Notes:
This is a predicted structure of a 74-nucleotide RNA (transfer RNA) from an Atopobiaceae bacterium. It matches the Rfam family "tRNA". From the family's description: Transfer RNA (tRNA) molecules are approximately 80 nucleotides in length. It is annotated as a transfer RNA. The coordinates come from a structure-prediction model, not an experiment, and the mean pLDDT is 81. Taxonomically the source falls in Atopobiaceae (Bacteria, Bacillati, Actinomycetota, Coriobacteriia).
């Protein structure tokens, strides 16, 4: 250097044949339950979907740049 994957909540992920308010476990906070906690139940909060740009009515999803992280060739 070249190819390919991957980058969405505090983790570990799904959504990518363009569509209306982004979405789950798991943590995390509040309540309820208990003598007190675990466990359970409810119920919240938490994101400029890696950065910039470009298409388009409409982008997480499609285009290009660059940034990071794994593979693999040289």
């Nucleotide at each position: 250097g070249c190819g390919c994957c991957a980058g969405u909540a505090g983790c570990u992920c799904a959504g990518c044949u363009g569509g209306a308010u982004a979405g789950a476990g798991c943590g995390u906070u509040u309540g309820a339950c208990u003598a007190c906690g675990a466990a359970u139940c409810a119920a919240a909060a938490g994101g400029u979907c890696g950065c910039g740009g470009g298409u388009u009515c409409g982008a997480a999803u499609c285009c290009c740049u660059c940034c990071u992280g794994g593979c693999g060739c040289a």